[in-house]
Model confidence (mean pLDDT): 85 of 100. The part of an RNA shown here (small-subunit ribosomal RNA, 5' domain) has 520 nucleotides and comes from an uncultured bacterium. Rfam family: Bacterial small subunit ribosomal RNA. Gene Ontology terms of the family: ribosome and structural constituent of ribosome.

Context: one part of a larger RNA
Parts: sequence; C1' cells; structure tokens
RNA sequence: GAUGAACGCUGGCGGCGUGCCUAACACAUGCACUUCGAACGGGGCGCGCAGGCUGAGGCUUUUCGGAGCGGAAGCCUGCGCUGCCCAGUGGCGGACGGGUGAGUAACGCGUGGGCAACCUGCCCUGCACUGGGGGACAACAGCCGGAAACGGCUGCUAAUACCGCAUAUGCCCGCAGCCCCGCAUGGGGCGGCGGGGGAAGCUCCGGCGGUGCAGGAUGGGCCCGCGUCUGAUUAGCUGGUUGGCGGGGCAACGGCCCACCAAGGCGACGAUCAGUAGCCGGCCUGAGAGGGUGGGCGGCCACAUUGGGACUGAGACACGGCCCAGACUCCUACGGGAGGCAGCAGUGGGGGAUAUUGCACAAUGGGGGGAACCCUGAUGCAGCGACGCCGCGUGGGCGAUGGAGUGCUUCGGCAUGUAAAGCCCUAUCAGCAGGGAAGAAAAUGACGGUACCUUACUAAGAAGCCCCGGCUAAAUACGUGCCAGCAGCCGCGGUAAUACGUAUGGGGCAAGCGUUAUCC
Repeated sequence: GAUGAACGCUGGCGGCGUGCCUAACACAUGCACUUCGAACGGGGCGCGCAGGCUGAGGCUUUUCGGAGCGGAAGCCUGCGCUGCCCAGUGGCGGACGGGUGAGUAACGCGUGGGCAACCUGCCCUGCACUGGGGGACAACAGCCGGAAACGGCUGCUAAUACCGCAUAUGCCCGCAGCCCCGCAUGGGGCGGCGGGGGAAGCUCCGGCGGUGCAGGAUGGGCCCGCGUCUGAUUAGCUGGUUGGCGGGGCAACGGCCCACCAAGGCGACGAUCAGUAGCCGGCCUGAGAGGGUGGGCGGCCACAUUGGGACUGAGACACGGCCCAGACUCCUACGGGAGGCAGCAGUGGGGGAUAUUGCACAAUGGGGGGAACCCUGAUGCAGCGACGCCGCGUGGGCGAUGGAGUGCUUCGGCAUGUAAAGCCCUAUCAGCAGGGAAGAAAAUGACGGUACCUUACUAAGAAGCCCCGGCUAAAUACGUGCCAGCAGCCGCGGUAAUACGUAUGGGGCAAGCGUUAUCC
C1' cells in the first nucleotide's frame, strides 16, 4: 500500500459499488418455464337465432266462480358466433437464462493453428415441390383395483400426432467413364446405368406454415505445437497397455469398442505415486523484473443429495426430466408411495463473520404466439450492513479588560485561549411547505411524489478514535511501587516512572479511528 474482511470504541448525510471466504451441511413455506384455440377433438360458461315445455305483469270479457288474447323470466333441444375458463392430443421452449467450485494437474484452461475427419433447431438467400390414401391412441363414456400415489379393461373420436403410396432437381449407395486440383489418406466438376429416400395443413384470405437440395450466418464437436503448483524422505510405471490388419460404433477421427497378430509404449528433459488447486481476461504490490491472488464483472470448464444408466431431441447423458442402486427426510389403511434450494427470498446448523420469506415486468433481454398478449426471483429497482471508495457537513467573520472553570507553578505567574461569552453573517446536509422530471418511439414508469428546483425558519440536529521513552509527530502532575500493568522491536515498573493507571496539555487521522489476519 491492499482486502468479499472480522473485532473494540464511536457514528450526521448522499452517490456508486459490494455482502456465507466456514458445512458441495440439512432444508419448512412461497415463487423461479411455460406458451400457442391461426395444428386438433371435447367439457363448462356467455351471446344470438330457431323449435318445444311452462307461463308473470298487462289487455278484453264476465253471471265475479272464471274464460279468451298476449307473451316477460325460467327449463330443454338444435344450430351458429365470437369471447372466456378447463384438462387432454399436438408443436415450440424446458440443453438458454440463473447457481456453485465439490471434482479436475487434464488438450481442463490460455495462446496459436488444423479438420481433404464433422454436426448445426430457430434466422437469411436461391431452386424445386406441397398429389393421393390408411389405421390408431388420449380426452370422453362405462366398469374395476388402490388408503394414497396412481393404474387396469371395454367402447367411441380429431389433428400440423402416427403409417404406407406416388412424384425426385446428382440427396444417399453401388458400378463403369471423362476432366481439373492437392500437404498423405484424398478433394472438386460433368454426365450414364441400377437401387433407395420427402411433405401438412391452418386461416381473420392479408397471411402463417410443411418437404427436399444448395449456400450463408450463428453455435458447437474433434485434433495438434507451446505454456500451466509442490514433493525424489515417491524411481521405476504400463495388459487395451503400444502398434498393425479387419470390423463395430459415432455427426466425425481415433484402442472409442471388439476379434486376431506383433511386443511394444512412458521415464532423471522427472514417468508413476502422493499432496494441493477450477483455468483465464484481470486484481494487489512493485521503478521494473518479479512476487501474490483468481471475491465482484466477462470468457471457458466441471457439477446439480451420492454413484451408475440411457431415453427424447438439432442440441443433454439433462439443476426445478426419466430409470436403477445408496444414504437421508416425509406420508401410509403397513400392501405401498413422495422428495432433492450449489435458482430468488427464507430457516436450522457451522462460524470471528456476510442481507428482505420486498416491488415491477415500466426499461433491457429471453421463451411461446401471425398478433393482441402471456410467462420471466434473468433483469430493473427498493430494503438492510461505515463492508469499501468518493463527495459533503457538524458553521463563518469580528471579538482581550486574556472572564469563570480546570491543570501546572519557583506562588510572581503560565497554559487551555480568539477558544468561550458577546455582536454581525450564512443555510450546504437534515427538518417544514410548494412544484416536479428524464429514463418511452403513439400509449404504457416498479423506481417515485424519487432525483432536482424554489419560498420561509432556526447555529440550531450532527465528533470521535488512537497515540505522546527511542524508532516516531506529541509532556507535565498525581497514584502505584518488579505490584497492578505496558509491549511491534529495543525494553519499561523494586518510592520523585515523559514507557503502568488517571487528569491536564499536546500530536495524528477523522465519520471514522485503532487492533487482528493475509499478500506485496
């Protein structure tokens, strides 16, 4: 000098940041990923029309018992409408965003290259196509089982769900040919034959989609050179091990996996083993070289109670998906089930120590949708903490007869000290009142009646902490008497202690000041 700090004393305001470093310990509760009716069938509500049932007030008539006309509300059925709600089928999204640092000494990361060995949903560009059929399964109805979670059977049904068929631009495979090129395996183009391979419709009629091929963009995958902590009181390590041939598998290369063959491969230029650790941009320090560090923010990686596994998908071996096993917690009718905060808050625990179960989708961004819009603990804000940095204030001027008090004193005085009082002035912050944004592009502002501006008022509401032997800036008195105590080092204290304690005075910093810890 620095810190994600903590502790002691103290504490006025604001802005911007920042806040579980420990138990990757366990978690109550709420929220954090849904959306689309312009893919589809259904249930409920609403509106309109039609039909049926019923039939009020009213009108006419009356012999006062009633009769007739008329048709409101209501109920049922059918059709239509657009609107709302509900679960279901289907599509997209849930692989992003958010968290954490356990593991990892590794092509994990950084940097520079390679892929003639690869993939890429949504988006953009170009070309071509979008023809014709079929059978189901949810929902629903009925029945049954179960305490529940949930499940079974029978029957009906729609689709952009599922399955065939047609058509096929050299898209894939095989065969043979020509041309061009390259850093090996090889790559590109042309056209021939045979085989294979697509699609989905909806509509508010404007559109929105679907399929194939080619290209782009974006995102990813793989490979390589170099760099990347400590220990030799770890010296040998290795059997899919190292290579080959053939195959399987993959988007793709590969001992990735497998059969066979060979006996290799690594190591004092430190293999193996052990310990420690996410890596980087950066950050701290330093004149630099270097040393230390990796909290916030950004990039990459890894993980999601522990271990294993695959499914779906363009993409996962998938934090708020599935299956199995383990530990743990909960429910149970004991047969069986449910759960995973290293998401945002919050709780217990651990700890020297680290915050609200807040507001809003107004902005930015993301998902869905043609859109309206919906969702979004991402995000924007607010709350708490002097945790940090920065800024501001706690007043300014004049004021000596140098008051009072206090301390010291050689008792003369000296100091506190222009300090106070007193007079004059000012109003930053805070307080009162009025106005009141930008951030939003036409509308839409959580923040927020906030920032900011203005009138009036009052010196009022706002100073402490550490130190004073030397290093090191600042001394006297009293108390104590090797006691009590101080202390970073040297060292102080045993009766005059500038070193302990208190007081007065002084020095330093200041809403902080000291101490502790750690790094340079």